A computed fold for an 83-nucleotide RNA from a Gemmatimonadota bacterium, annotated as c-di-GMP-I riboswitch aptamer. The source organism's lineage runs through Bacteria, Pseudomonadati and Gemmatimonadota.
């Protein structure tokens, strides 16, 4: 380097739900929770695909502005075992 996660250690993340705070809203941010994750790390200005607020009367996923990386594919990076 490369291929893998059957086993092992140190650890890591945090769904649903509460509660405070932000947003018209998808949501998100910080506590408490733990359903799960071997990338549940990064990217949404790669590509699809979901929501969401607006425009159009040309009402079609057309169009704008947004969300979601724990939808999925591609990109990057990275501990530890094994090979």
């Nucleotide at each position: 380097c490369u291929c893998c996660g059957a086993u092992a250690a140190g650890g890591g993340c945090a769904a649903a739900c509460c509660g405070c705070c932000g947003g018209c809203g998808a949501c998100g941010g910080c506590g408490g929770g733990g359903c799960g994750c071997a990338a549940a790390g990064c990217c949404a200005c790669g590509g699809g695909g979901u929501c969401u607020c607006g425009g159009u009367c040309u009402c079609g996923c057309c169009u704008g502005a947004g969300a979601c990386a724990g939808c999925c594919c591609a990109g990057c990076c990275a501990c530890c075992a094994g090979a």
The RNAcentral record of the sequence draws on Ribocentre.